[in-house]
Record summary
RNAcentral holds the full RNA, with entries from ENA, RefSeq and SILVA. Small-subunit ribosomal RNA, 5' domain from Micromonospora qiuiae, 498 nucleotides, folded computationally. NCBI's taxonomy places the organism under Bacteria, Bacillati, Actinomycetes, Micromonosporaceae, Micromonospora. The prediction has a mean pLDDT of 87.
Context: one part of a larger RNA
RNA sequence: AACGCUGGCGGCGUGCUUAACACAUGCAAGUCGAGCGGAAAGGCCCUUCGGGGUACUCGAGCGGCGAACGGGUGAGUAACACGUGAGCAACCUGCCCUAGGCUUUGGGAUAACCCUCGGAAACGGGGGCUAAUACCGGAUAUUCACUUGCUGCCGCAUGGUGGUGGGUGGAAAGAUUUUUCGGCUUGGGAUGGGCUCGCGGCCUAUCAGCUUGUUGGUGGGGUGAUGGCCUACCAAGGCGACGACGGGUAGCCGGCCUGAGAGGGCGACCGGCCACACUGGGACUGAGACACGGCCCAGACUCCUACGGGAGGCAGCAGUGGGGAAUAUUGCACAAUGGGCGGAAGCCUGAUGCAGCGACGCCGUGUGAGGGAUGACGGCCUUCGGGUUGUAAACCUCUUUCAGCAGGGACGAAGCGUGAGUGACGGUACCUGCAGAAGAAGCGCCGGCCAACUACGUGCCAGCAGCCGCGGUAAGACGUAGGGCGCGAGCGUUGUCC
Numbered sequence: 001a002a003c004g005c006u007g008g009c010g011g012c013g014u015g016c017u018u019a020a021c022a023c024a025u026g027c028a029a030g031u032c033g034a035g036c037g038g039a040a041a042g043g044c045c046c047u048u049c050g051g052g053g054u055a056c057u058c059g060a061g062c063g064g065c066g067a068a069c070g071g072g073u074g075a076g077u078a079a080c081a082c083g084u085g086a087g088c089a090a091c092c093u094g095c096c097c098u099a100g101g102c103u104u105u106g107g108g109a110u111a112a113c114c115c116u117c118g119g120a121a122a123c124g125g126g127g128g129c130u131a132a133u134a135c136c137g138g139a140u141a142u143u144c145a146c147u148u149g150c151u152g153c154c155g156c157a158u159g160g161u162g163g164u165g166g167g168u169g170g171a172a173a174g175a176u177u178u179u180u181c182g183g184c185u186u187g188g189g190a191u192g193g194g195c196u197c198g199c200g201g202c203c204u205a206u207c208a209g210c211u212u213g214u215u216g217g218u219g220g221g222g223u224g225a226u227g228g229c230c231u232a233c234c235a236a237g238g239c240g241a242c243g244a245c246g247g248g249u250a251g252c253c254g255g256c257c258u259g260a261g262a263g264g265g266c267g268a269c270c271g272g273c274c275a276c277a278c279u280g281g282g283a284c285u286g287a288g289a290c291a292c293g294g295c296c297c298a299g300a301c302u303c304c305u306a307c308g309g310g311a312g313g314c315a316g317c318a319g320u321g322g323g324g325a326a327u328a329u330u331g332c333a334c335a336a337u338g339g340g341c342g343g344a345a346g347c348c349u350g351a352u353g354c355a356g357c358g359a360c361g362c363c364g365u366g367u368g369a370g371g372g373a374u375g376a377c378g379g380c381c382u383u384c385g386g387g388u389u390g391u392a393a394a395c396c397u398c399u400u401u402c403a404g405c406a407g408g409g410a411c412g413a414a415g416c417g418u419g420a421g422u423g424a425c426g427g428u429a430c431c432u433g434c435a436g437a438a439g440a441a442g443c444g445c446c447g448g449c450c451a452a453c454u455a456c457g458u459g460c461c462a463g464c465a466g467c468c469g470c471g472g473u474a475a476g477a478c479g480u481a482g483g484g485c486g487c488g489a490g491c492g493u494u495g496u497c498c
Stems, first nucleotide, its partner, number of pairs: 001494005008365006014358002016323001021321003025318003030065003035062002038058002042056001043054004072276003082200007091193002096189008104138004113128006144169011174181002202248003209239003214236008251273004255266004278299005301312004329355001331354003337351001338349004368398004378389004402439001404434005412425001415422002442487005447468003453482005463470002
């Protein structure tokens, strides 16, 4: 974990281990009008009811940033995937910080819109108009890039780092106007990443040989960058009992469980890294992807269709079917923390914060306390005397936790907003009062191991059982009852690990 019986409350955790099976529905990534042309809808004003104006705002569109984070899963992977320690004189890094310099002058388009055409739809074609922080030229520019001279210093082989001169090439964008926010270029930083190497961690030899881009070199290509990464040519190498190659299994780690330790087992929750996103392949955009909710192709599957053609991808959060011994709500809120965009207000955020369900786990707590012996009644046993249940009950006195009802009622709020105000959780926690023992105990076991014994029933039957073993007429071992032992909102069983 599950199952069986049972079940009062609370806190904190935790919950598809199986089919990486298929998914209805809703939501999970937007934002900026302080980049732009504008005005579909709402508001307000005017109206001859046709419409016009305004810009409080704003649908769609162009443009910017984000969408590569966050969230999920463990299929694949035995690999520089991971862990750890190094290296890059072979590299990149949007936003952010810091330092210097600059922000000049032109141009042509295009969506939206209008007209029109095709299509069932998805969507698409043609013509005309228009803007920009969109796009494209020119100017200027260094410590920038490339190339070429002279020269200093240093190192780790290729080389690195300065000084100075020549040549060639390369920038920019405005908005707001209160102030600010931006743009371009160069150096440094920070952060994040890329690449390389040493060492380390599974089983199998009933896998013993493996390899042709294979191993190395040269030229070239490609990349941000080294490299057979790719290609042409040349050489014939490279790996292997210190286990190559093959097969099986598996995400790795911090850690978790166990143990005195050494060790053994595991990798769920939380954190780091990796891989994947219907299956396979591919690139585009971009600082960053070969991109879960982007694109293209192929395939399987599902859906729509007017049969011409289209649409889709829950291993996001809920939820459904299925599989299974088995695993939750189609909840609330952005109040907090964090993220994206924005100057901000703010918007978005199934991240997150909370709530719901499940004794699934851990912890706490309650189901009353004191008194009460003709030791009542009843039950069970009995040698019929009695014993036991048992201070247990009744009865008396008392208390009121938890649950219930009523009244009050938060912290979390820092912030944001001129101000009024602003909390999902939540009328919750907590505090006060009220009533009344009042609403709250079960489960397993009792032959030995192993703590706890009698009676009846049964008669190798019915049954029990972890092992040894019980049962065939007096069974402490089966069934029931009384009693007892153990644990207790749990108790047993099964599975698994030490």